A computed fold for a 74-nucleotide RNA from a Thermoplasmata archaeon, annotated as transfer RNA. Rfam family: tRNA. The family's RNA type in Rfam is transfer RNA. Taxonomically the source falls in Thermoplasmata (Archaea, Methanobacteriati, Thermoplasmatota). RNAcentral holds the sequence, with entries from ENA. The coordinates come from a structure-prediction model, not an experiment, and the mean pLDDT is 82.
[in-house]
RNA sequence: CGGCCUGUAGCUCAGCCAGGUAGAGCAUCUGGCUUUUAACCAGGUGGUCAUGGGUUCGAAUCCCAUCAGGCCCG
Numbered sequence: 001c002g003g004c005c006u007g008u009a010g011c012u013c014a015g016c017c018a019g020g021u022a023g024a025g026c027a028u029c030u031g032g033c034u035u036u037u038a039a040c041c042a043g044g045u046g047g048u049c050a051u052g053g054g055u056u057c058g059a060a061u062c063c064c065a066u067c068a069g070g071c072c073c074g
Base pairs, nucleotide, nucleotide: 001074002072003071004070005069006068007067010026011025012024013023020057028044029043030042031041032040050066051065052064053063054062
C1' cells in the first nucleotide's frame, strides 16, 4: 500500500440488513422493606450513536472521506 471486521450510557452489548420517539443488563442515586448491612422491590439520573460531509420531509441505520483498534494477504 490492498482487503475485511469493530467504534452506541461509567462498563458489557442489542438496535443497523429493511430510515420514522435511542434501548437492555450491570453500575450509580432516591425511596420502600430490614434492628443495621446485604439481598429483594419500586422509581430516577446518565448519549455530539468515533469525526466531518452528502442523500432524504426525516439518518445510529444509506453513500463518501477521515480517525482509532483488531485481523488477513503479498